Predicted 3D model of a 97-nucleotide RNA (SAM-I/IV (S-adenosyl methionine) riboswitch aptamer) from a marine eukaryotic metagenome.
Rfam family: SAM-I/IV (S-adenosyl methionine) riboswitch aptamer. Its Rfam clan is "SAM clan". Its family is annotated with S-adenosylmethionine metabolic process and regulation of gene expression in the Gene Ontology. Rfam 15.1 lists 567 matches to the family in 508 species.
RNA sequence: ACAUCAAGAGAGAGCCAAUGGCUCCGCCAACCUGCCAACUCGGGCAAGGUGGUCGCCCUCAAAAGAGGGGAUGUGGCCAACCCGGCAACUAUACGGG
Numbered sequence: 001a002c003a004u005c006a007a008g009a010g011a012g013a014g015c016c017a018a019u020g021g022c023u024c025c026g027c028c029a030a031c032c033u034g035c036c037a038a039c040u041c042g043g044g045c046a047a048g049g050u051g052g053u054c055g056c057c058c059u060c061a062a063a064a065g066a067g068g069g070g071a072u073g074u075g076g077c078c079a080a081c082c083c084g085g086c087a088a089c090u091a092u093a094c095g096g097g
Stems, first nucleotide, its partner, number of pairs: 001074005010025001012024005026053003031049003034045003039097004056069005076086003
C1' cells in the first nucleotide's frame, strides 16, 4: 500500500507457570506457493505456508448504514559473504483466448 473481517468450522486428545495459554489431530476458508500440457483469463483441487475453529470493540444513527480502532493475509524451509538449494498429492485433472 492492497484485500478481507458476511458466512463457515471441535461436547477431540495432551501439557503448562492454569478461569488463560501452548502442542497434536480433525474441520473451515481459499490470502500466498503448488497442481489441472507452455502463457493468460475464468473455474477448480486442497498438497506446502498462514489464519480461523469462545459469534471483534467503540462512536453516530429510529433503522439501513457510516466512521474510527483492532485482527488476518500478501508463501515456507535449508544455507548464507555471495553463488545457490529443498518439498508441495493418494485431489481436481474443466472451459475460453
Model confidence (mean pLDDT): 76 of 100.